[in-house]
RNA sequence: UAAUCAGAUAGAGGUGCAUUUUCAAUUAGUCACACUUUUCGAGUAAUUUAGGAUACUUUGACAAAGGUGUAAAAGGUGAAAAUGCCGAAACGAACUCACCCCUAAUGGUGUGUUUUGUUGGGACGUUGCUGAAUAAGCAGCGGACUGUCGCAAGUUAAUUGCGUUGAGCUAUUGAUCAU
Repeated sequence: UAAUCAGAUAGAGGUGCAUUUUCAAUUAGUCACACUUUUCGAGUAAUUUAGGAUACUUUGACAAAGGUGUAAAAGGUGAAAAUGCCGAAACGAACUCACCCCUAAUGGUGUGUUUUGUUGGGACGUUGCUGAAUAAGCAGCGGACUGUCGCAAGUUAAUUGCGUUGAGCUAUUGAUCAU
C1' cells in the first nucleotide's frame, strides 16, 4: 500500500425511527347487558366437527325481524413530553406460547423468536391488498427532493449529469495474508 474477516468502537442522513406516559378523534350509539313485541317450536352454548363437563330450555330456549334503556373495549391512527436509537424500524413468512369451559382438529385474538424474505429516508400521485374507514400500513409503478458511494464533466473548487443502495457509507482501530 492492497485484500479478507456480516471483526470492534464511534458517527452521519431528517417533516428520521420506535417505545412509554398523558390527551384526542374514530371504532360507535356498534358489540354487549337488562327489559320487551312478533314469528317459529326443540333443542342450544367460540366458526365448525367428535367426545366430555356444566348451564339454559315447552314457565318457550336457540334462531329470525324489531322496540326501549344502559353503554364499552382491543387492534389501527393523531398530538405532546420523556426515554432509547440510525435496519432505527415496518411489513410478509415460518415456528412458539397464552386466551377463547376441557380434550383432539379447525378458526379467531394477542405475545415472543428467527444471520428467513422485501424496503437507504421522508413526502406526493396512482393501482392493488390489509383495514370499519375518506385514517393508516404494506407492495408495485411514476416524476421530483434528500443521504451515501462510484463514474464523467469542471478552474480539480463551487456545481452539474448518469448510476449504485443499508450485509451500505464515514472516522479510528484489531486480526490474517500478500507486496
Predicted 3D model of a 179-nucleotide RNA (Lysine riboswitch aptamer) from Companilactobacillus kedongensis. Rfam family: Lysine riboswitch aptamer. Its family is annotated with lysine biosynthetic process in the Gene Ontology. A reference for the family is Grundy et al. (2003), "The L box regulon: Lysine sensing by leader RNAs of bacterial lysine biosynthesis genes", Proc Natl Acad Sci U S A. The model forms 100% of the base pairs in the Rfam consensus. Taxonomically the source falls in Companilactobacillus (Bacteria, Bacilli, Lactobacillales, Lactobacillaceae). The sequence was found by an Rfam model in a public genome assembly.